[in-house]
RNA sequence: GGAGCUACUCAGGUGGCUGCUCGCCUUAGGCGGGAGGAAAGUCCGGGCUCCAGAGGGCAAGGUGGUCGCUAACGGCGACGCAGGGUGACCUGACGGAAAGUGCCACAGAAAAUAUACCGCACUUGACAUCUCUGAUGUUAAGGGUAAGGGUGAAAAGGCGAGGUAAGAGCUCACCGCCUGCCGGAGUGAUCUGGCAGGGCAUGGUAAACCCCACCUGGAGCAAGGCCAAAUAAGGGGGAAGGAAUUGCCCGUUCCGUCUGACCCCCGGGUAGGCUGCUUGAUUCAUCAGAGCAAUCUGAUGAACAGAUAAAUAGUCACCACUAUACAGAACCCGGCUUAUGAGUAGCUCCAUCA
RNA sequence: GUGAGCGUAGCUCAGCUCGGUUAGAGCACCAGGUUGUGGUCCUGGUGGCCGCGGGUUCGAAUCCCGUCGCUCACC
Numbered sequence: 001g002g003a004g005c006u007a008c009u010c011a012g013g014u015g016g017c018u019g020c021u022c023g024c025c026u027u028a029g030g031c032g033g034g035a036g037g038a039a040a041g042u043c044c045g046g047g048c049u050c051c052a053g054a055g056g057g058c059a060a061g062g063u064g065g066u067c068g069c070u071a072a073c074g075g076c077g078a079c080g081c082a083g084g085g086u087g088a089c090c091u092g093a094c095g096g097a098a099a100g101u102g103c104c105a106c107a108g109a110a111a112a113u114a115u116a117c118c119g120c121a122c123u124u125g126a127c128a129u130c131u132c133u134g135a136u137g138u139u140a141a142g143g144g145u146a147a148g149g150g151u152g153a154a155a156a157g158g159c160g161a162g163g164u165a166a167g168a169g170c171u172c173a174c175c176g177c178c179u180g181c182c183g184g185a186g187u188g189a190u191c192u193g194g195c196a197g198g199g200c201a202u203g204g205u206a207a208a209c210c211c212c213a214c215c216u217g218g219a220g221c222a223a224g225g226c227c228a229a230a231u232a233a234g235g236g237g238g239a240a241g242g243a244a245u246u247g248c249c250c251g252u253u254c255c256g257u258c259u260g261a262c263c264c265c266c267g268g269g270u271a272g273g274c275u276g277c278u279u280g281a282u283u284c285a286u287c288a289g290a291g292c293a294a295u296c297u298g299a300u301g302a303a304c305a306g307a308u309a310a311a312u313a314g315u316c317a318c319c320a321c322u323a324u325a326c327a328g329a330a331c332c333c334g335g336c337u338u339a340u341g342a343g344u345a346g347c348u349c350c351a352u353c354a
Numbered sequence: 355g356u357g358a359g360c361g362u363a364g365c366u367c368a369g370c371u372c373g374g375u376u377a378g379a380g381c382a383c384c385a386g387g388u389u390g391u392g393g394u395c396c397u398g399g400u401g402g403c404c405g406c407g408g409g410u411u412c413g414a415a416u417c418c419c420g421u422c423g424c425u426c427a428c429c
Base pairs, nucleotide, nucleotide: 001350002349003348004347005346006345007344008343009342010341012319013318014317015316016315017314018313020034021033022032023031024030025029036326040337041336043335044334045333046332047331048220049219050218051217055250056249057248058247060216061215062214063213064212065079066078067077068076069075080094081092082091083090084089095211096210100209101208102205103204104203117149118148119145120144122142123141124140125139126138127137128136129135130134157175158174160172161171162170176200177198178197179196180195181194182193183192184191185190224275225274226273227272234266235265236264237263238262241255242254243253244252282303283302284301285300286299287298288297289296290295355428356427357426358425359424360423361422364381365380366379367378374412383399384398385397386396387395405421406420407419408418409417
C1' cells in the first nucleotide's frame, strides 16, 4: 500500500421566533413531552381480551447434537461433531437407514444380499510351429475366478507377506469396522486408552413416506367493554332436536319440541361518541458481585408519542460535519429476515521497503 | 389483520402432484414450395440463464428457505 474477516457507534446538536398535537395547572396564558435502527416484511414467540368448558382422546401442525440463558420461541451464548476457506473466520434443515415401505436415471456385466464386458489361469479336443513326447500360438467346449482394467456420484475395506492352476480375509500381522467389558477427561454431547471375540456389504437417500423424543385449545385491538341513536311489532322456507371460536369423537352446560330452539334465503336500519391507549417481562447510564459468554442479582440516577382521514413542521444564528441513504408509530414487548449512508477498533493474508 | 394461488419462447399455456441431464405445444416471425399475384395450404427453421438468490441431492423448471412482483377470498 492492497485484499479480506469480526464487532461496535451515529443517523445531527444548542438557542430564538412562528405553527401543529398530547398531558398537567393558578386556563387571554404557563410548564413539560412529541417517529426508527430498522418504525418495514408479517416470518416466530408472548403479554392482554373474548369464546357457559378452555376437560379428555384422535387427527393435524411445529421443533430436533449437548449444556445453559430467557416470560417464551423455530431466538441467543458456549461447547461437540461434520463441512468450506491459505487464514482471520463462516455454515449446518446436526435423533433414527439393523422397525417397515419406496427411490438410486443414463452408463456399466452388475446398483442390495448382485453378476462376467475386456480379462486371468486350468481340463479335454482339433490345427500349426519348434530346440520334439514337451513347450508356444490359434480355436471350440467345460467348469473356476473377481486380485487387474473399464463404466459411474457410489461397485464385496486398505497396505504387506504367505498361499493358489489362477485368484479371493483363503491365512497371518498391522490399520479400519462391529459386539462385549474395564478405565481416564468432561455436567453432557463427545474425546481418548486397554482387553476379549468376530472375517466383516450396517451402500446412499428421511429438505422421500415413516419411526422416536418434546411442544401446541381457538380467534384476535377491525379483540373486547360502555353510551347514544335509528329501523319494517320485517317477510318466506325447513325444522325435532340444536348451539357452544380449526376438523372428528366422548363428556359437560344451555336453549327447544303448545309460546318453534336452530339453519337457509330475501329485505330494511345504524357505520356515531367514549374507552381499550400506554408506567412496562420497560429503556438508558454508572458502580459492585457471579459467570468463558449469553445473561442474572443489588445499589444509585435519569427518561417515558398516543394520533383517529391521521400531529411531531418551517425559519434564523452558532457549533459540529457524514448530515446524507433506507425510510414514518396506530395495543404493547422479545427475536429473526430484508433495505441502507458514514465512521471506529481488533484480527488475517499478499506485495514492497527499512 | 387473516388465508390461498401464480411467475416457463414475442403472446397464450402444458410440464411441477411422483426430481433423470432431450424443456414442449399452438399462434406470431423467417425461408422455401404451391398460385398469373395475394390469401389459404404444405415443409423446414429461428427464438428460453423456467421471476431473483441460496440450500438438499450424483442430478432441481420440479423438493426446502429467503426475497421481488401480480391476482383472489374473508373481515
Molecule: RNase P RNA; transfer RNA
Organism: candidate division NPL-UPA2 bacterium Unc8